[in-house]
Molecule: small-subunit ribosomal RNA
Organism: Halonatronomonas betaini
RNA sequence: AAGGAGAGUUUGAUCCUGGCUCAGGACGAACGCUGGCGGCGUGCUUAACACAUGCAAGUCGAACGGACUGCCCUCAUAAACCCUUCGGGGUUUUUGAGGAUCACAGUCAGUGGCGGACGGGUGAGUAACACGUGAACAACCUGCCCUCAGGCCGGAGAUAACCUGGCGAAAGUCGGGCUAAUAUCCGAUUGAGUUAAGGGAUGGCAUCAUCCCUUAAUGAAAGAUGGGGCUAGUAACCAUUACCUGAGGAGGGGUUCGCGCCGGAUUAGUUAGCUGGUAGGGUAAAGGCCUACCAGGACAGCAAUCCGUAGCUGGUCUGAGAGGACGAUCAGCCACACUGGGACUGAGACACGGCCCAGACUCCUACGGGAGGCAGCAGUGGGGAAUAUUCUACAAUGGGGGAAACCCUGAUAGAGCGACGUCGCGUGAGUGAAGAAGGCCUUCGGGUUGUAAAGCUCUGUCACCGGGGAAGAAGGUAUUUAUGAGGAAAUGCAUAGAUAUUGACGGUACCUGGAGAGGAAGCACUGGCUAACUACGUGCCAGCAGCCGCGGUAAUACGUAGAGUGCAAGCGUUGUCCGGAAUUAUUGGGCGUAAAGGGUACGCAGGCGGCCCUGCAAGUCAAAUGUGAAAGGUCACAGCUUAACUGUGAGAAUGCGUUUGAAACUGUAGGGCUUGAGUACAACAGAGGAGAGCGGAAUUCCUGGUGUAGUGGUGAAAUACGUAGAGAUCAGGAAGAACACCAGUGGCGAAGGCGGCUCUCUGGGUUGAUACUGACGCUCAGGUACGAAAGCUAGGGGAGCGAACGGGAUUAGAUACCCCGGUAGUCCUAGCAGUAAACGAUGGAUACUAGGUGUUGGGGGUUCGAAUCCCUCAGUGCCGCAGUUAACGCAGUAAGUAUCCCGCCUGGGGAUUACGGUCGCAAGACUGAAACUCAAAGGAAUUGACGGGGGCCCGCACAAGCGGUGGAGCAUGUGGUUUAAUUCGAUGCAACGCGAAGAACCUUACCGAGAUUUGACAUCCCGUGACCACCUAUGAAAGUAGGGUUUACCUCUAUGAGGUACACGGAGACAGGUGGUGCAUGGCUGUCGUCAGCUCGUGUCGUGAGAUGUUGGGUUAAGUCCCGCAACGAGCGCAACCCCUGUCCUUAGUUGCCAGCGAGUAAUGUCGGGGACUCUAAGGAGACAGCCGGUGAAAGCCGGAGGAAGGUGGGGAUGACGUCAAGUCCUCAUGCCCUUUAUAUCUCGGGCUACACACGUGCUACAAUGGUCGGAGCAAAGGGGAGCGAAACCGCGAGGUGGAGCAAAUCCUUUAAAGCCGAUCUCAGUUCGGAUUGCAGGCUGCAACUCGCCUGCAUGAAGCUGGAAUCGCUAGUAAUCGCAGGUCAGCAUACUGCGGUGAAUACGUUCCCGGGCCUUGUACACACCGCCCGUCACACCACCCGAGUUGGAUGCACCAGAAGUCACCUGAGGGUGCCGAAGGUGUGUCUGGUAAGGGGGGUGAAGUCGUAACAAGGUAGCCGUACCGGAAGGUGCGGCUGGAUCACCUCCUUU
Repeated sequence: AAGGAGAGUUUGAUCCUGGCUCAGGACGAACGCUGGCGGCGUGCUUAACACAUGCAAGUCGAACGGACUGCCCUCAUAAACCCUUCGGGGUUUUUGAGGAUCACAGUCAGUGGCGGACGGGUGAGUAACACGUGAACAACCUGCCCUCAGGCCGGAGAUAACCUGGCGAAAGUCGGGCUAAUAUCCGAUUGAGUUAAGGGAUGGCAUCAUCCCUUAAUGAAAGAUGGGGCUAGUAACCAUUACCUGAGGAGGGGUUCGCGCCGGAUUAGUUAGCUGGUAGGGUAAAGGCCUACCAGGACAGCAAUCCGUAGCUGGUCUGAGAGGACGAUCAGCCACACUGGGACUGAGACACGGCCCAGACUCCUACGGGAGGCAGCAGUGGGGAAUAUUCUACAAUGGGGGAAACCCUGAUAGAGCGACGUCGCGUGAGUGAAGAAGGCCUUCGGGUUGUAAAGCUCUGUCACCGGGGAAGAAGGUAUUUAUGAGGAAAUGCAUAGAUAUUGACGGUACCUGGAGAGGAAGCACUGGCUAACUACGUGCCAGCAGCCGCGGUAAUACGUAGAGUGCAAGCGUUGUCCGGAAUUAUUGGGCGUAAAGGGUACGCAGGCGGCCCUGCAAGUCAAAUGUGAAAGGUCACAGCUUAACUGUGAGAAUGCGUUUGAAACUGUAGGGCUUGAGUACAACAGAGGAGAGCGGAAUUCCUGGUGUAGUGGUGAAAUACGUAGAGAUCAGGAAGAACACCAGUGGCGAAGGCGGCUCUCUGGGUUGAUACUGACGCUCAGGUACGAAAGCUAGGGGAGCGAACGGGAUUAGAUACCCCGGUAGUCCUAGCAGUAAACGAUGGAUACUAGGUGUUGGGGGUUCGAAUCCCUCAGUGCCGCAGUUAACGCAGUAAGUAUCCCGCCUGGGGAUUACGGUCGCAAGACUGAAACUCAAAGGAAUUGACGGGGGCCCGCACAAGCGGUGGAGCAUGUGGUUUAAUUCGAUGCAACGCGAAGAACCUUACCGAGAUUUGACAUCCCGUGACCACCUAUGAAAGUAGGGUUUACCUCUAUGAGGUACACGGAGACAGGUGGUGCAUGGCUGUCGUCAGCUCGUGUCGUGAGAUGUUGGGUUAAGUCCCGCAACGAGCGCAACCCCUGUCCUUAGUUGCCAGCGAGUAAUGUCGGGGACUCUAAGGAGACAGCCGGUGAAAGCCGGAGGAAGGUGGGGAUGACGUCAAGUCCUCAUGCCCUUUAUAUCUCGGGCUACACACGUGCUACAAUGGUCGGAGCAAAGGGGAGCGAAACCGCGAGGUGGAGCAAAUCCUUUAAAGCCGAUCUCAGUUCGGAUUGCAGGCUGCAACUCGCCUGCAUGAAGCUGGAAUCGCUAGUAAUCGCAGGUCAGCAUACUGCGGUGAAUACGUUCCCGGGCCUUGUACACACCGCCCGUCACACCACCCGAGUUGGAUGCACCAGAAGUCACCUGAGGGUGCCGAAGGUGUGUCUGGUAAGGGGGGUGAAGUCGUAACAAGGUAGCCGUACCGGAAGGUGCGGCUGGAUCACCUCCUUU
C1' cells in the first nucleotide's frame, strides 16, 4: 500500500479511425404485476399557488391599584337524617337575598417587568465578502449569566384600570371625574466613568495605544418577600432577591481584507458619487455611507460591463485515481415571510404568528367603513407521474416567564399511513422410485416436469391464543433526620439521608406456556451481446425491439403452453447522474492520406531561453505550531439476540496562516565569458524586385503586283470566305501581345511567383579568414504587410485567344463535347477585393540518430598546372538501415528521438448554412450555431467482378470458301386469339420436329353429362360362402334390379374344428390425389465447357484479410513439359488406361467364303470337299519424336527416311472446383400444406387436331449438273413369333388370296437410290412444281364424322433462287443419294443409325462473339442488368425570413408623489422643503408566443425528366472565380493529381 476486465454494430472478408448501443452502481423517485413479519430511516423535487377550522408565545399578584368569587355573619326556601315534651329543635346539603370586607385563599382585565430578534418553516431573490477558508478591528456593540469593587439619599406631578356622558352596524373612539407602582420626572452625592485643556512615563507596523498627575464640566438608583420586634402599624436590623455605577470574563453580533467560487465574446468597452482629496454630517463603528468644494480619475483580454442560470458549505453519488455530477433528510451560514416601500420599540429587528403606507386578492358591512396573510403543526382546494394524521404527551431533552410550586411550548418525545429505501427473519425439515397420475415433447423406443408430489417420521421461527412483564426516573415537592457557615435569634442558605409521589409511548420490548405444516411467492427473462429451448398459432399481418435486427407457411426473436435461467417480498419498466468513454486525453489523445497546420511573412503583449561566479530567498524542500465545528467516511472496540442502527476512542481531513531552517534547480540582483545571434572586410551564383530603353521570329490587318477557281473545316459535313478575284505567292507598311532553341526532378524568392537583350536603383543568400558587440535569442493571441486566376471602379489599349451570344453540325433531345464567327476579358496606369487541390494536402526554431549515389554554387587538399581523386560548407533529387506507421509509406530536406512556442480537430448530414457582428462599390469574404435526422460516414490494404484500360493466347470467332435459313406451298412446334375444354410443363444463348420413341376410343391429366363412397389399388378385423360364368329387363355405357348356380385347397383328435385363398356384405383405422410449393428437398439433367483450370498439407512472408506455391523465361491441344524461383510436395481435372475404325500375323471354319480338285444344273457354292482368299471373332504385333539432318540450355520445334498409319492417326465414351434459388413435385422418391359423398374412382361423348395472325425447326420446289420413259449394275447396318412372311395366283395400283421357310451369318424384310447406257422434252409457270379439290378404292381397328395412312383417275395453286438479317461446315468433312430401326393395331417430312457418290477454302488474327493467363483503375460485392446526381410532382417534420400582432425583462427622460426619517416654521392643531414606493407618459434595447405569405433543408419499397460522378464513366476529374442553362451541369481563366493509357526525357537499381 488494497488498486484499473470488456462486448455488439460500417466490410464479401481485413486492419484502423470513429460514433451509436449494452453489461455496473446510485435515487426524496414514479408506473405495471405481486405482496407474510419486524427493526432503523425516510416522505410536495411541481404552484415562494390560494387557504375553511383548530392549535403553534407567553408568563410574573414575591412590581401596582383594582374587580369578582370563596372563606365569615344574618335571613329565607327545599330535601335528608337524628332527637322530641309533637309545639318544635339540631346537623348536613341545595337555592335565593342582604351584610362585612380586618385577615386568608383563588381567578381576572388593566398599569408595569421580562420574553415575542430564540425555537419552527421555505429557497423566491442573490454570481455577492452571500458562502468556504485564513487573517484583521490601535475603527466597534453586547440584555439575561459569571467574577471583582462601590452604591441604593430626598422629593414631585400624572395616567390606565374604575365611575360617568356621547358617537358608531361593527372595528373602535371621544369628553369629564378618581387612583397606584420596580411606570414617569426633579434634586442631592461622585471614588470609578465621559468630555475638554495641560504635563510626564512606557510601548507599538503608521494613524497612535496604555498608564500616571492637575484643572474644569457632566453624570445613578426601586423596591419586594420572609424573619425579627411590636397591642398594631411604621422605621432600624437580619436573610433572600431586585435595582444603580464602574472594571473584567464568557458567549453572541457588526465591519474590513487575501484566496477560492457556473455558462456565454454571436456581450468589448464600462463608470458621473464615478475615482481620489479637503471640510462637515451621520453611525455602535472605518468608509462617497451622505453633502459641499477641488482634481480627472477608476475598472477591463489574468475577461470589466451585459445576458442567462443558481441559495453557499460540511457533505452525497460515482470513479482505481485524477476527476465528473449533485447540494433531499442531519449540521453550520445566508436570505425571505401575500407584493413593494418605511421607520418605531429594543441589548438585539428595519421584526413569519408587531406597527404605518401603497398594491393585488379574499371576507364582513346598516355602504358610511372595517378585517386578513399556514414558505409553523395537522388539514383543504388546485397543480402534478408523484409525496402521509385536522393523532398522543409535555413522561424525557431543550426553551420562555416566575423566588418557587407551576404555567406555556405542533420545539421535542412518540404513535398512525406508504415495500419509498435499507437490514434481518419466515413461507418448513428428513425420508420417500411404482421414477404414480396429469401436463409437455417424441425418432413412438422413450424423455422431461422429478424426490418434485402423495405417503411416512419430525420441528415450531414469524403470525395466533393464554400468563408474566421492563429499562427509559433523574429530579422537584411534601413530611422528616443529621451536620455545617453566619447571625442576637429565626426564617433562610449549604451538604448528606429516609418515606411518599411523577411514563405519552404501552400492557409495548422481552420472557414463558399452548395447538397445528397448519396462515405466508412472486416478477422478469430464455436470437447474439447475456445465464436459460421446445411445441403450437400467426404468415412483412398481428406484433417485438437497448443495439444489431426478427415476422413474406417449417419463427429458440411475435402470441400461448410446457420446460429452463435469474432475482426474491419483491421483480421489471421509465426518468436522472457517474462509470465503462483514453469519446475533451493534468494523470491520459491527436492533425501526410481517416476530423484536424493558419495562404505567407514581420512583430507588441505573453510563453520559453547558452556557459561561469557571488548575494537574496518569491517559487521549491524540511521541521515545529495554530486552525481545518460536530455529524458523515476509514480503523479498532462496545450496546441493542444478529445486522441495519447507535456509542466511545484513534486516525484522516491532500487546505490556509505563523515561525525557524536549506540553497541544488527556477526566479531576482550584481559581476564575467563566447560557442547562440549580430556587425565589419574579401569573393561568388542567380528567370529575386522596380523603372526606362532596345530587338528579331510569328500572327492579323492595310496597299500594290502575279495569278485563277476554289479555299477553309470535319469522323463525315455544313455554316463561313471567294469571279466585286479568295486561297497561293512577291514587295512595302501598321499594330498589339508573347519571348522558340538554350531549358535541366537546373537557379532565385517568405509565400503568391519569376524566363528576349541593355542600363539605373534595390532586397536577400552563400563561402573564406580575421576583428568587434556580448545572449542582443526562439515563438507569437490580437495587429500590420504581401498575396495566382477570375471579378469590380476610372482612364487608355485591343494583334491573337476568347466566357456570354449568333450560326452550322451531332443527337430521341443537345441550353454540351466538334466547326464558323464573336463581346466582356486577357495588356497598361491608379485603386478595390483577399480567395484557390494558395499542396510536400506535412507550422516555426534547435539538437541528436547507418550508409550509398546524382546534381547546383563556393572553399580546401593532391598536382608545376590542368584532368582525376579525396575532404568540407550551403542548397536540391533518388535508393536504403535502425526506428516509426492502421497500412500506404517516411526515413539527416523524418512522418525517427527530444525540448519550446503558435494554429487547429472531437461521428455523418443539416452547414464553406441561418441569425447577429466586422470588412467590401458590388460580387462576396471572415466569424459561425441550433432544431431535426441517420447508425453509420470514413482511411489503407485484400480477394473477386467489371471497364466504350493495357499486354499475351485460343476457338468455324472473324476472314477465305461451300451449302442453307429469311421469300413460296405444305408438315410440325410455339405465341396469340378463340372455346364448355382447347390439360400441364419448357421461355435469350441453354424454350419453340422440346417432355411426346408416334392424342380416332384408350392414352388423358382438360370439358359436358351420368354414376360410386372403406372406395379402381394396399394392410388389418368381423360375418357369410364359394366366386366366376350364364340368362332377363333397363340404359349411351358404367351401372342398377332380378333370376340362376353353389363350397375350392391344406392340417388335425375328422358329420366337427382350425387355417389359407377367393368373392360378397359390414364397421373403422385408412386408401386415393398428374392437387400446391423445383424458392423446403433427394435423384437426374442442361449450361459455361472437353474450357484448362480448381485446391490442399507443411514451410515462409504479412498485425490481418490474405500472399507464396499456381507468378516469371520458353514450350504445348493442355497448370503439357523444361529452366528459374521461399518454397517443397500432394489431390481433383489434362493425358493415358476402355470401345469402334485403319495394316499385318496367329488360332478357329458354320449358317459365311470358293483359289485349286471332283460332281451336278437351263442357271446359281447347288453338292463332295477345301482354309488359300474375303469375311466372321478371339488373341497378338505395330507408332515411341524411335532413326537421320537442322535449331535450342532443356523441354521442344522444323525437315527427311521408312511405314498401312507420323507427331494426341480418325471417331466415341469419359464433363474438375463451381455458376445460373437454371429445369423437373406431370418419370420416380419425398417434407409441409390442402382435399376426403370429392381436388378420389368409373363410364359415354367431346377436346388436346380450333384459326384473322406472328415466330422457330423442317420437307418439297422453282428446274436442263434437270424431268419423264426403257435397260443393265453395286451396299452397309438393322428387325422378325399376337412376328417377318417367300413362291404362285388376282388387281392398273394400294392391296388381296396363299401359307413354303425362319426364334434366323441358313428364311423373310430386300428391287437400295443417286450413278451408268439409251430415248425424249428445249427454257415455257413448261412433260418444271406438286398444293388444293372431286370421284372411286384399299388397309388397320369395337369404331376412321369431328380426326388415320395408302392407291387410281381427274384437278394443277404459289413458286422462275428469295430484303434487312442470319445458320452450319476444315475431309471421307460439307453437299447429295437412298436403306434400316425404335415408337406402333394403324399413322414419320421427326428422331436414332447405316452405307453410296464426294468437293472448295484457310493470307492471316486488325475487327465481331465467347473463353484463358498477367497487369491496371474502381465510390461495384445482389458484383455494370452494378452504383449513383440534381430539378419537378406528392406526403410529413423541424427551422429561417415575414406586413404585423401580443406578452415579459430592462435603460433613459419627464409627470405625480403615500407612509416615513431629517431639517425648518408654528398660533402647538399643524404646515413647508429634500429624498422617496406603487402609478402614469414618451422613446430605445433584449427576449418569448403567434401570423397571410416566402425560402431552402430533412425524411418517405416500387412517380416524372434526363445521366453529372465512380472504369480513360465514354468530353479525365476536382478547387477558386465569372457568365450561362429545366435539372444534374456547361464553358472561359488560373491552379492541383487525389488522372487511365502510350511514347519520349531524366534519375535510380543490377550486369